[in-house]
Context: one part of a larger RNA
RNA sequence: GGCAAUAAGUGGAUGCCUUGGUGAUAUCAGGCGACGAAGGACGUGGACAACUGCGAUAAGCCUCGGGGAGCGGUAAGCACGCUUUGAUCCGGGGAUUUCCGAAUGAGGAAACUCGAUCAGAUGAAAGUCUGGUCAGUGUAUGCUGAAUACAUAGGCAUACAUGGCGAACCUGCUGAAGUGAAACAUCUCAGUAAGCAGAGGAAAAGAAAGCGAAUGCGAUUUCCUGAGUAGUGGCGAGCGAAAAGGAAACAGUCUAAACCGUUGGGAUUUAUCCCGACGGGGUUGUAGGAGCCAAACGUUGGACGGUGGAUGAUAGAAGAAUCUUCUGGAAAGGAGAGUCAUAGAAGGUGAUAACCCUGUAAUCGAAAUCUGAAGCUGCCAUAUGGAAUUCCUAAGUAAUGCGGGAUGCGUGAAACCCUGCAUGAAUCUGCGCGGACCACCGCGUAAGACUAAAUACUCGAUAUCGACCGAUAGUGAACUAGUACCGCGAGGGAAAGGUGAAAAGAACCCCGUUGAGGGGAGUGAAAUAGUACCUGAAACUUAUUGCCU
Numbered sequence: 001g002g003c004a005a006u007a008a009g010u011g012g013a014u015g016c017c018u019u020g021g022u023g024a025u026a027u028c029a030g031g032c033g034a035c036g037a038a039g040g041a042c043g044u045g046g047a048c049a050a051c052u053g054c055g056a057u058a059a060g061c062c063u064c065g066g067g068g069a070g071c072g073g074u075a076a077g078c079a080c081g082c083u084u085u086g087a088u089c090c091g092g093g094g095a096u097u098u099c100c101g102a103a104u105g106a107g108g109a110a111a112c113u114c115g116a117u118c119a120g121a122u123g124a125a126a127g128u129c130u131g132g133u134c135a136g137u138g139u140a141u142g143c144u145g146a147a148u149a150c151a152u153a154g155g156c157a158u159a160c161a162u163g164g165c166g167a168a169c170c171u172g173c174u175g176a177a178g179u180g181a182a183a184c185a186u187c188u189c190a191g192u193a194a195g196c197a198g199a200g201g202a203a204a205a206g207a208a209a210g211c212g213a214a215u216g217c218g219a220u221u222u223c224c225u226g227a228g229u230a231g232u233g234g235c236g237a238g239c240g241a242a243a244a245g246g247a248a249a250c251a252g253u254c255u256a257a258a259c260c261g262u263u264g265g266g267a268u269u270u271a272u273c274c275c276g277a278c279g280g281g282g283u284u285g286u287a288g289g290a291g292c293c294a295a296a297c298g299u300u301g302g303a304c305g306g307u308g309g310a311u312g313a314u315a316g317a318a319g320a321a322u323c324u325u326c327u328g329g330a331a332a333g334g335a336g337a338g339u340c341a342u343a344g345a346a347g348g349u350g351a352u353a354a355c356c357c358u359g360u361a362a363u364c365g366a367a368a369u370c371u372g373a374a375g376c377u378g379c380c381a382u383a384u385g386g387a388a389u390u391c392c393u394a395a396g397u398a399a400u401g402c403g404g405g406a407u408g409c410g411u412g413a414a415a416c417c418c419u420g421c422a423u424g425a426a427u428c429u430g431c432g433c434g435g436a437c438c439a440c441c442g443c444g445u446a447a448g449a450c451u452a453a454a455u456a457c458u459c460g461a462u463a464u465c466g467a468c469c470g471a472u473a474g475u476g477a478a479c480u481a482g483u484a485c486c487g488c489g490a491g492g493g494a495a496a497g498g499u500g501a502a503a504a505g506a507a508c509c510c511c512g513u514u515g516a517g518g519g520g521a522g523u524g525a526a527a528u529a530g531u532a533c534c535u536g537a538a539a540c541u542u543a544u545u546g547c548c549u
Base pairs, nucleotide, nucleotide: 001548002547003546004545005544006543007542008541009540015534016498017497020469021468022466023465024464025463026462027461028460029458030457031165032164039100040099041098042055043054044053046078050074051073061094062093063092064091065090066089070082071081072080105114106113107112115134116133117132118131119130120129121128122127136162137161138160139159140158141157142156143155144154169200170198171197172196173195174194180187184234210217211216221248222247223246224245231239232238252450253449254448255394259280260279261278262277263276264275265274266273267272285428287393288392289391290390292386293385294384300381301380302379304378305377306376307375312370313369314368316364317363322337323336324335325334326333338355339354340344346358347357348356399423400422401421402420403419404418405417409435430445431444432443433442434441485492486491505533508520509519510518511517
């Protein structure tokens, strides 16, 4: 020096555990905000650094319920208190709620500075303090009121609304590129990402100027299928329907106009005409309605208002049945003998408990707030026949040309739909469509509006579950975690769980610096469980011994 064994140390793998995650199912909720939000700053405890709670009434105040013996958060101990005259705690309602923040009196480098005005307190006064009001925008109303006579602009006041935040879902506007095409330009990625605006618990769409060829169907939406079909495409890469069929869910309505009435304004040839408001009327394709004639007072319905208060939510109540013995530190384990079960889900208890505890099954429960079914009621809507063919049935619209977009459709034979510019109809014997166009034959009735359900999503609440993880895993975060720390900043972003059944956390003695640490003693089942604490692998280190050189 090497190898090996043994005994230790170091180290923190492994095993076991779980307070935390993660995914899902069902139900609920789907908003909060000038009545000042979300989010913060600063405070607040007897002593208080952090977290939690709260707000100068500051780990809290009032009240109504629940509950029933302890309580003063995490968090021990000390001090001092509260509580059967019912505390702490749980739930409903209320009060308080500094300063910043949309932040809104003005300013501002957020949590600060400086005002105006009204009322009050105090003071001799100066002043100080307390409470209220004072931003912008929109709409409505009123007052006032320039250049400029009426007026208008402007100004002022009052009332109401609005503003900001929030995970995804939704609608609209704007709108890429990396990429693919094995390069690249049309094309693709993709109307995606991103930006902006807006809304709701859903949104959007929606009662045919539809579909498309059936003996037709009959609002919209979503799913399956049709179908990777028909198509489209430097016919490359790719893109990619619809009808029919089967399901989910079903619901239909209101205006404009003709005509009538009331009323206001204007024009005028004083016959009347035009415009506006309100009320009636009326709402469609088998065309319908108005106007004319005749008949009918009850049928059906409502998505509207009121009443109503079932049900459910937010605390809870009660809840069956076991003992002995053995081992052991400890019984829930072994043995023996029982019991309950609409309860043998689960968790805890000194090892594995239906019968010890919390619970579980079935059952019951609310002063208050929310939810709001049925019923009742109001109100509203709703229907016939005939004759005739006078009137009405949505205009800068339909359509056309040019330029675009959209559809499965890239300009193509390119219809239909939307539209920027230009032109610009018809009026039911009308008009649009059925994929250039024409004929025939069919389908529908544009240029106004509303509409539940089936559908999408989950920041969040409750309950339950997992051939999901188990501390290098699972969230970044099981712990003071978006913390410490890094960065001017946008932003980046950790590590870190486990004594024991119970602190019983080692009185007392000894060594030592009145240390650190250790040795005894004691506790404990165990201290090689001593807070650097379960188990305690390997690398690495030390000591002893053996063998080899």
Predicted 3D model of a 549-nucleotide part of an RNA (large-subunit ribosomal RNA, domain I) from a Puniceicoccales bacterium. Its mean pLDDT, the model's own confidence on a scale to 100, is 83. RNAcentral holds the full RNA, with entries from ENA. The organism belongs to Puniceicoccales, within Bacteria. Its Rfam family is "Bacterial large subunit ribosomal RNA".